[in-house]
RNA sequence: CCAGAGGGUCGGACGACCGCGGUAUUCGUACCGAGGAAAGUCCGGGCUCCUUAGAAAACACGGCGCCGGAUAACGUCCGGGGGGCGCGAGCCCACGGAAAGUGCAACAGAAAGCAAACCGCCGAGCCGCAAGGCAGGCAAGGGUGAAACGGUGCGGUAAGAGCGCACCAUGGCCUUGGCAACAAGGUCGAUGGCAAACCCCGCCGGGAGCAAGACCAAAUAGGGAAGGCACGCAUCGCAAGAUGCAGGAUGCGUUUUCACAUCCGUCUUCCGGGUCGGUCGCAUGAGGCGGUCAGCAAUGACCGUCCCAGAUGAAUGGUCGUCCUGCCGCAAGGCAGACAAAACCCGGCUUAUAGACCCUCUGGUUUU
Numbered sequence: 001c002c003a004g005a006g007g008g009u010c011g012g013a014c015g016a017c018c019g020c021g022g023u024a025u026u027c028g029u030a031c032c033g034a035g036g037a038a039a040g041u042c043c044g045g046g047c048u049c050c051u052u053a054g055a056a057a058a059c060a061c062g063g064c065g066c067c068g069g070a071u072a073a074c075g076u077c078c079g080g081g082g083g084g085c086g087c088g089a090g091c092c093c094a095c096g097g098a099a100a101g102u103g104c105a106a107c108a109g110a111a112a113g114c115a116a117a118c119c120g121c122c123g124a125g126c127c128g129c130a131a132g133g134c135a136g137g138c139a140a141g142g143g144u145g146a147a148a149c150g151g152u153g154c155g156g157u158a159a160g161a162g163c164g165c166a167c168c169a170u171g172g173c174c175u176u177g178g179c180a181a182c183a184a185g186g187u188c189g190a191u192g193g194c195a196a197a198c199c200c201c202g203c204c205g206g207g208a209g210c211a212a213g214a215c216c217a218a219a220u221a222g223g224g225a226a227g228g229c230a231c232g233c234a235u236c237g238c239a240a241g242a243u244g245c246a247g248g249a250u251g252c253g254u255u256u257u258c259a260c261a262u263c264c265g266u267c268u269u270c271c272g273g274g275u276c277g278g279u280c281g282c283a284u285g286a287g288g289c290g291g292u293c294a295g296c297a298a299u300g301a302c303c304g305u306c307c308c309a310g311a312u313g314a315a316u317g318g319u320c321g322u323c324c325u326g327c328c329g330c331a332a333g334g335c336a337g338a339c340a341a342a343a344c345c346c347g348g349c350u351u352a353u354a355g356a357c358c359c360u361c362u363g364g365u366u367u368u
Stems, first nucleotide, its partner, number of pairs: 001364010012323007020033005035339001039350002042348005047209004061205005066080005081095001082093004096200002101198002103194002118142002120138003125134003150168006170189008213280004223271007232245005247264005287306008324337005
């Protein structure tokens, strides 16, 4: 210098003026005011109510799934093991159980789970003078397939075959190392794949969510209590009251009459519930920054220091100047500055992100 791997920081800066939300106020003003993802709402928690879910167990359903650790908890993170990819730095993995059971495998192919034989090889036995044929044996080679009953080599044989041997792969058991996942060695073997099919094993999980929830509380209407006033007839009833008739009010363009339908004491004071509205929840927190110690690390302990949005038709903006970065232009100068914006609060994951900068490492090339 070229190509790459892993990780981190920032994500326009400063000033002036005019505004907006919040807190305090001596009413002059002072201070604070978006993000690394505030996003998706995919996990985990705090908090609240339901009221048992607190403790223990069972069933159903759902989730998680190598081992150890971290944590309030997690599907997150750290360290390790195993497998795959890469020359490498490194990256990826849904990574418990297929010797508990059930089930599945299109097409092709002879055959897809328990053995089977299309081409092929052999034919030690039988027939035949012979060529050859028959019974039978085999699974090495060919062919099909995503997958064909371990792989390679030597021996062996009529031809073959874990039939025998060596190495490799693989299952059980034992020994050694490791907390463990697992690894190494020995020994005995022969059980194909799929659990992101049912299932089995282990662990976890009550539900709803700040529109949770708590409090204050208007007008009107309706409910209850007390008091005043008013109160035709009949029947039933001790009474309270009920029913019928009469009376009154309303009936949708307006008025009157009739019919029909619906409704019917009035006033004052008080009580209680809910609605509109308001207050709290709601900003001191698993909090930020700096340091020391423990730990490989995630993280934890301790010390110091700081207070840093809190809206609710919902503030966080605009203009100008100087500078920064990129593009255009000979120049003067012009244009642009990503993704996106809180809503009870935290820890994660995922996704979006112009551009700038830093650290560590790998492979190659050149020069000294």
Predicted 3D model of a 368-nucleotide RNA (Bacterial RNase P class A) from an Alphaproteobacteria bacterium.
Lineage of the source: Bacteria > Pseudomonadati > Pseudomonadota > Alphaproteobacteria.
It matches the Rfam family "Bacterial RNase P class A". It is annotated as a ribozyme.
It is recorded under the gene name rnpB.
The RNAcentral record of the sequence draws on ENA.
Model confidence (mean pLDDT): 78 of 100.